Source information: The prediction has a mean pLDDT of 78. Two RNAs folded together computationally: RNase P RNA and transfer RNA, 366 nucleotides in total. It holds a member of the Rfam family "Bacterial RNase P class A". It is annotated as a ribozyme. Rfam describes the family as follows. Ribonuclease P (RNase P) is a ubiquitous endoribonuclease, found in archaea, bacteria and eukarya as well as chloroplasts and mitochondria.
């Protein structure tokens, strides 16, 4: 000057005031526990979950790509071999195959797949042989698949907790269509192929409250063990937010920390907040700490 | 929740199978006119919203990321 890792994300008291469970009380309301994050975000991968009346083949659509491994799986991790970057510590890589069909190859250069410019030697000759230029690539079965495409593998969904299932209210049937079984509908792309069938659609009209889902989970810590490592196994301990226009905030005092200043003492303490739950990966930040160039 | 688009000169837009970016308008000069518009020639001006990968070469093709805009319920 730079490269790679990892830690933490203030504390504690007080006053008011918000949400969630419990108890207490006839009721107004009292007490007591708890109450966001490493990214709760972006929604960019991947699963659980729950629907699709969850036999079942097939195609397309997508996606992935050295090799082994780790996962509930993954486009994520480890870990190696290979290639590019860099003085280096280190870093990046969708790294199967132009074998077959089709495409493209600017400028330069004879010539970018059809052919052929210079020199040299062979040789009447036609041609061959070896050089020399240009380029990213040159006759040699040329480069390029993050161009069509081919191999090889995955997924049922190109539905999402607004899934979905229940309880209450309202209610009224009524107009229009499609088909009437070589039909219609569902199987959330498409065929086949299976199931129901008076059955499906469209307009209008009511009613648009709660309650589950919904917090015990691939879980949090700490301890052995096994692996180079992700990461597995097995003891122990622990309960850790569930809101629906959406709480988790204001204000003070000490004390850490950084900063200015001989002191008093002043400032300052980033990004930024849940909505179904999880691993990843991005991207936003404050600060310290190790190691190696 | 879910799902689509769109970022290019100072403004509105082209550019699509990858070959080194344009047009309008607006600027800035100069002719024209007494002077101005208007009109003609001409010039000016692009990190192709960021990084990063494939490629000899990327605005184009690929992945992340941002920033706007729109639709489902």
């Nucleotide at each position: 000057a730079g490269c790679a890792g990892g830690u933490c994300g203030g504390a504690u008291g007080g006053u008011c005031g918000c949400g969630g469970c419990g108890c207490c009380g006839a009721a107004g309301g009292g007490c007591g526990c708890u109450g966001a994050g490493g990214a709760a975000a972006g929604u960019c991968c991947g699963g659980g979950c729950u629907c699709c009346a969850g036999a079942g083949g097939g195609c397309a659509c997508g996606c992935c790509a050295g090799c082994g491994g780790g996962u509930a799986a993954c486009a994520c991790c480890c870990g190696u071999c290979c290639g590019c970057c860099g003085u280096g510590a280190g870093g990046c890589g969708a790294g199967g195959a132009c074998g077959a069909g089709c495409g493209c190859c600017a400028c330069a250069g004879u010539g970018a797949c059809g052919a052929a410019c210079c020199c040299g030697c062979c040789g009447c000759g036609a041609g061959g042989c070896g050089g020399g230029g240009u380029g990213a690539a040159a006759c040699g079965c040329g480069g390029c698949a993050a161009g069509c495409u081919c191999u090889g593998g995955c997924u049922g969904g190109u539905a999402g907790c607004a899934a979905g299932a229940c309880c209450g209210a309202a209610u009224a049937g009524g107009g229009g269509g499609a088909c009437c079984a070589u039909g219609g509908c569902g199987u959330g792309g498409c065929c086949c192929g299976c199931g129901c069938c008076g059955u499906c659609c469209c307009c209008g009209g009511g009613u648009c409250g709660g309650u589950c889902g919904c917090a015990c989970g691939a879980g949090g810590c700490g301890g052995a063990g096994g692996g180079u490592g992700a990461c597995c196994u097995c003891c122990g301990u622990c309960c850790c937010a569930g809101a629906u226009g959406g709480a988790u905030g204001a204000c003070c005092a000490u004390c850490g920390c950084c900063c200015c200043g001989c002191a008093a003492g002043g400032g300052g303490u980033a990004c930024a907040g849940g909505a179904c739950c999880c691993g990843g990966c991005u991207u936003a930040u404050g600060a310290c700490c190790u190691g190696c160039u | 929740g879910c799902c689509g688009g769109a970022g290019u000169a100072g403004c509105u837009c082209a550019g699509c199978u990858g070959g080194u970016a344009g047009a309008g308008c607006a600027g800035c000069u100069g002719a024209u006119u007494u002077g101005u518009a208007a009109u003609c020639a001409g010039c000016u001006g692009g990190u192709c919203g960021g990084g990063g990968g494939u490629u000899c070469g990327a605005u184009u093709c690929c992945c992340u990321u941002c920033u706007c805009c729109g639709g489902c319920u």